RNAcentral holds the sequence, with entries from ENA and Rfam. The RNA shown here (transfer RNA) has 74 nucleotides and comes from Gemmatimonas groenlandica. NCBI's taxonomy places the organism under Bacteria, Gemmatimonadota, Gemmatimonadales, Gemmatimonadaceae, Gemmatimonas. Rfam family: tRNA. Rfam classes the family as a transfer RNA. Rfam links the family to the GO term triplet codon-amino acid adaptor activity.
[in-house]
RNA sequence: GGUCCGGUAGCUUAGUUGGUUAAAGCGCUCGACUCAUAAUCGAAGGAUCGUGGGUUCAAGUCCCACCCGGACCA
Numbered sequence: 001g002g003u004c005c006g007g008u009a010g011c012u013u014a015g016u017u018g019g020u021u022a023a024a025g026c027g028c029u030c031g032a033c034u035c036a037u038a039a040u041c042g043a044a045g046g047a048u049c050g051u052g053g054g055u056u057c058a059a060g061u062c063c064c065a066c067c068c069g070g071a072c073c074a
Base pairs, nucleotide, nucleotide: 001073002072003071004070005069006068007067010026011025012024013023019057029043030042031041032040050066051065052064053063054062
């Protein structure tokens, strides 16, 4: 330098052929239980989806450029 894969909540991931409201587990916070802690149960909060543009009535999803990580080729 080239090709391909990936970037979604604090962490690990899902998200179908573009279609209302972006979901789950763990963690954090609060509550219940306990003498207390853990475990368990319940509740609440948390991401405008790597960045910037474009297409569209409508984009996490499609297109372009760039940034970051990984694999392969040279």